Two RNAs folded together computationally: RNase P RNA and transfer RNA, 475 nucleotides in total.
RNA sequence: CCAGACGGCCGGACGACCGCUGGCGGGGGCAACUCCGCUGGAGGAAAGUCCGGGCUCCACGGAAAUACGGUGCCGGCUAACGGCCGGCGAGGGUGACCUCAGGGAAAGUGCCACAGAAAAUAAACCGCCGGCGCGAUUUCGGUCUCGCAGGCAAGGGUGAAACGGUGCGGUAAGAGCGCACCGCGCCCCUGGCAACAGGGGCGGCAGGGUAAACCCCACCGGGAGCAAGACCGAAUAGGGGUGGCCGGCGAGGCGCGAAAGCGUUGACGCAGGGGCAUUUCCGCCCUGUCAUCCGGGUUGGUCGCGUCAGGCGCGCAGCGAUGCGCGUCGCAGAGGAAUGGUCGUCUCGUUGUCGUGCAAGCGAUGGCGGACAGAACCCGGCUUACAGGCCGUCUGGCAAG
RNA sequence: CGGAGCGUAGCGCAGCCUGGUAGCGCAUCAGUCUGGGGGACUGAGGGUCGUGGGUUCGAAUCCCGCCGCUCCGA
Numbered sequence: 001c002c003a004g005a006c007g008g009c010c011g012g013a014c015g016a017c018c019g020c021u022g023g024c025g026g027g028g029g030c031a032a033c034u035c036c037g038c039u040g041g042a043g044g045a046a047a048g049u050c051c052g053g054g055c056u057c058c059a060c061g062g063a064a065a066u067a068c069g070g071u072g073c074c075g076g077c078u079a080a081c082g083g084c085c086g087g088c089g090a091g092g093g094u095g096a097c098c099u100c101a102g103g104g105a106a107a108g109u110g111c112c113a114c115a116g117a118a119a120a121u122a123a124a125c126c127g128c129c130g131g132c133g134c135g136a137u138u139u140c141g142g143u144c145u146c147g148c149a150g151g152c153a154a155g156g157g158u159g160a161a162a163c164g165g166u167g168c169g170g171u172a173a174g175a176g177c178g179c180a181c182c183g184c185g186c187c188c189c190u191g192g193c194a195a196c197a198g199g200g201g202c203g204g205c206a207g208g209g210u211a212a213a214c215c216c217c218a219c220c221g222g223g224a225g226c227a228a229g230a231c232c233g234a235a236u237a238g239g240g241g242u243g244g245c246c247g248g249c250g251a252g253g254c255g256c257g258a259a260a261g262c263g264u265u266g267a268c269g270c271a272g273g274g275g276c277a278u279u280u281c282c283g284c285c286c287u288g289u290c291a292u293c294c295g296g297g298u299u300g301g302u303c304g305c306g307u308c309a310g311g312c313g314c315g316c317a318g319c320g321a322u323g324c325g326c327g328u329c330g331c332a333g334a335g336g337a338a339u340g341g342u343c344g345u346c347u348c349g350u351u352g353u354c355g356u357g358c359a360a361g362c363g364a365u366g367g368c369g370g371a372c373a374g375a376a377c378c379c380g381g382c383u384u385a386c387a388g389g390c391c392g393u394c395u396g397g398c399a400a401g
Numbered sequence: 402c403g404g405a406g407c408g409u410a411g412c413g414c415a416g417c418c419u420g421g422u423a424g425c426g427c428a429u430c431a432g433u434c435u436g437g438g439g440g441a442c443u444g445a446g447g448g449u450c451g452u453g454g455g456u457u458c459g460a461a462u463c464c465c466g467c468c469g470c471u472c473c474g475a
Stems, first nucleotide, its partner, number of pairs: 001397010012346007020041009043372001047383002050381005055225004068221005073087005088102001089100004103216002108214002110210003125156002127152003131148003135144003164182006183205001184203008229303004239294007248270003252265005272287005310329008348369009402474007411427004421458001429445006451467005
């Protein structure tokens, strides 16, 4: 210098003017409100709403089980997690490093298209081998075609995958049939908390893949969500209580009375009145009036709602995630939803012109552009989007010293 | 805030559960019948299965993350 890996950070700056909004102080106003001053006002993802928690309400005597859902190597961190850190194993890369839903296939069930003999209690298409029979040929040793009943799985062929692999021995041909190494299974020892790693012995090999197919095992999970939830409660309508006044008929109740009867009664029925656009019938609903009081709900208002698993700095412990201690700071709170707009100077990227220079470049001046996106109860993560830029560590290559 | 479903040819859909060939109807194109049109018949073409990964020998189908659309509830 080129190419690359990993980690971290920033996300335009300053000023003027005009606005929006929270808080505090002051002035005006009965109040609603308004004016002035000071001060605060989006993010690394505020997003997707994918996990986990706080908080609130509901349910529940405790525990366990079943069902359903989720998680899944080991250890640690954390309030918790499917998150993070450190290891182990497998795979990829020359390397820095990256990726992994990474428990169980010997509990059981299912599936493995096409091809292929056979896709999982095995089996044999081509083939290899000896035996028997018929025939052909012969240099009479043999060779070959066909058939029969057998042996074999080495070679060929199929497939993504073929019931251990390579080599030597062995055999009629073969075969873990025997042996060595590798793989695999079991047991033991050593190291490690563990996953696991290393070593030794035994076993001739005993069941291929698939669980992001059903399933088994272990662990976790009560439900809902700030429109949670709490409080205050206007007008109008409606419900109920009390009191005054007025009121047709009937039944019933109550009081008086020996009875007839009289009095009283807004609880009941009828009549009357009003409404269902209008008229008739039927049906349904409301119904005396005034005053006063009570409780429920709707619109609305207030709270929940900004002090927190809080930010920053330093120190200590730890490889690290993280924890502990000390100091310091106070940092949005709207409610159809504020956090904005214009201008100027600068800055970053890109580009035109001019000047200068051999050139890279430098200087002057002008144009264009500066992303992704915006809180809505809060917090920890994950995922996704993002113009441009900065820093650190490391790897490979080239060149020079 | 909570939940469910869908995306396959120009259009409407099946196939997905139980993984191996992507199919149906309309439309398009060509031919025949007709003097021509319409119509009928015959044949043909046309698909990144929304997108990016993963599991598997193999993915439209199974799993995960995104994108878009629709519906339901408070």
It holds a member of the Rfam family "Bacterial RNase P class A". It is annotated as a ribozyme. Rfam describes the family as follows. Ribonuclease P (RNase P) is a ubiquitous endoribonuclease, found in archaea, bacteria and eukarya as well as chloroplasts and mitochondria. The prediction has a mean pLDDT of 77.